Small-subunit ribosomal RNA, 5' domain from an uncultured bacterium, 521 nucleotides, folded computationally.

[in-house]
Context: one part of a larger RNA
């Protein structure tokens, strides 16, 4: 010199991109942050009815989603991260391609009604009903065992096949809807993609004033668990494993991509964005599930908190805002799902505090402005003075012009738009229709916003501080003060002619900033 998620003084006009709890992983009023499907089932309510039923609405059953997205960094020094690599030791729901099936039975039970119990929270008993809910039976394929036979591997073994056992499937719904045609679902295979497990080698910390450490501990055999290797658990069984190349312990401390310095080496660091782990009041726990040992799930157990009819419930912001505390410190109880992306659905659509945007804040980076020109009688005024005059100073004022930017009016439903729907044509398919797919029309969709942008009118009218001036270090003089009040980064000024205090008045530096703290190279 350079940076910073800063903070403080003092000043402060616009934009436009970022950025915004660094401390209390403190406690949390309130309101939203994960729904969605009536094309999967029964029923109940509204409304209208041509009394046949048609159309919403939705609590329950049922499917999928809720393991994503979104917070934090508390633990963690760890195969936790980066990196290289391995699985002959594995698993993947939705998507993709292939080629297969979807046959036959059967019982329940929520909703609802009837009773009843409770302050409630939430329940009990008794009757009905339905399914793509649940449960058999058959048959594919698959999977497992045993034996057979082949091929391949350095090997534990792997692949291919044939038998024989054992064990394992379905599901319908919609279009006019009809057993043929379609769509959208379902079963179980194979194989892809993705997503995920596990293991292996390197690597990157302070303390030796921590020197020994380990019994499920190192290794083996057997079954056991596991998607899966493995002491991962468990029974025998040998004693060995790690260690100055640094074990164990204690202390920090999420880890990288990157940031910042700096020629580089290296030093520092780990906000924003991106990969990755790890947490969800504290501690365990398993359940469902393709996935989880699950932040807005469950269950214990502990601490805090609210209700309570004193029998018992109820909760979890390290999600958006938002309040108390703490702190030097850090924002709105906002719009909108209009794009982009998830999630449901055949679709309209529906949900989304992800996201998109507005708002606060010079917190930072960029860019703009606060006017140009011309103007000497070198006014007035202020300061200095050798009193002669210098300086401030073309600076002002005057004239002349411009209008960024302000102000008001006007225009702009710009782009962001792509996509879906209705209608018509055309391809293929088909006995036609629904469907596909393509092209053409038409309608309708913007939160930000009457926003950005653009034209026009008006006025120089409204917009500059802030720190320095003894050396370093660019910038000097007069008055106050008198070792006092004070300055100060380092020497170090101040005790009566202070360029070092304080104030003017001038100068120099940097500008919507500029100085101080901190902090790191």
């Nucleotide at each position: 010199g350079g940076a910073u998620g800063a903070a403080c003084g003092c000043u402060g006009g616009c934009g436009g991109c970022a950025u915004g709890c660094c401390u209390a992983a403190u406690a949390c009023a309130u309101g939203c942050a994960a729904g969605u499907c009536g094309a999967a089932c029964g029923a109940a309510g509204u409304a209208c009815u041509u009394c046949g039923g048609u159309a919403c609405u939705u609590a329950g059953u049922g499917g999928c989603g809720a393991a994503c997205g979104g917070g934090u960094g508390a633990g963690u020094a760890a195969c936790a991260c980066g990196u290289a690599g391995a699985u002959a030791a594995c698993c993947u729901a939705c998507c993709u391609a292939u080629g297969a099936g979807a046959c036959u039975g059967g019982g329940a039970u929520a909703a609802u009604c009837u009773u009843u119990g409770g302050a409630a929270a939430c329940g009990a008993a008794g009757a009905c009903u339905a399914a793509u809910a649940c449960c058999g039976g058959a048959u594919a394929g698959g999977u497992g065992a045993u034996g057979g036979a082949g091929a391949g591997g350095c090997a534990u073994c792997u692949c291919u096949u044939c038998a024989u056992c054992a064990u394992u499937a379905a599901a319908g719904u919609c279009g006019g809807g009809a057993u043929a045609c379609g769509a959208c679902a379902c079963u179980g295979a194979u194989a892809g993609a993705u997503g995920g497990a596990u293991c292996u080698g390197c690597g990157g910390u302070g303390c030796a004033u921590u020197a020994g450490c380990u019994a499920g501990u190192u290794g083996g055999u057997g079954g056991g668990g596991u998607a899966a290797c493995g002491g991962c658990g468990c029974a025998c069984c040998a004693a060995g494993g790690c260690g100055a190349u640094g074990a164990u312990g204690c202390a920090u401390a999420g880890c990288c991509g990157g940031c910042c310095u700096g020629a580089g080496a290296g030093g520092g660091u780990g906000a924003a964005c991106g990969g990755c782990c790890a947490c969800a009041u504290u501690g365990g726990g398993a359940c469902u599930g393709a996935g989880a040992c699950a932040c807005g799930g469950c269950c214990c157990a502990a601490a805090c908190u609210c209700c309570u009819a004193c029998g018992g419930g109820a909760g979890g912001c390290a999600g958006c805002a938002g309040u108390a505390g703490g702190g030097a410190a850090u924002u709105u109880u906002c719009g909108g799902c209009a794009a982009u992306g998830g999630g449901g659905g055949g679709a309209a659509c529906c949900c989304u505090g992800a996201c998109c945007g507005a708002g606060c804040a010079a917190u930072g980076c960029c860019g703009c402005g606060u006017g140009a020109g011309u103007g000497a009688a070198g006014a007035c005024g202020g300061c200095c003075u050798u009193c002669g005059g210098g300086u401030u100073g073309u600076a002002a004022a005057g004239c002349u012009c411009u209008g960024u930017u302000g102000u008001a009016a006007g225009g702009g439903a710009a782009g962001a738009g792509c996509g879906g729907u209705a209608u018509a044509u055309a391809u293929a398919g088909g006995g036609a229709a629904u469907g596909a797919u393509a092209u053409a029309u038409a309608a309708g969709u913007g939160a930000c916003g009457g926003u950005a942008c653009c034209u026009u009118a008006c006025c120089a009218g409204a917009a500059a501080g802030c720190c320095a001036c003894g050396g370093c270090u660019a910038a000097c003089u007069a008055c106050g003060u008198g070792c006092c009040a004070g300055c100060a980064g380092c020497c170090g000024c101040g005790g009566u002619a202070a360029u070092a205090c304080g104030u003017a008045g001038g100068u120099g530096g940097c500008a919507a900033g500029c100085g101080u703290u901190a902090u790191c190279c």
The full RNA is in RNAcentral, with records from ENA and SILVA.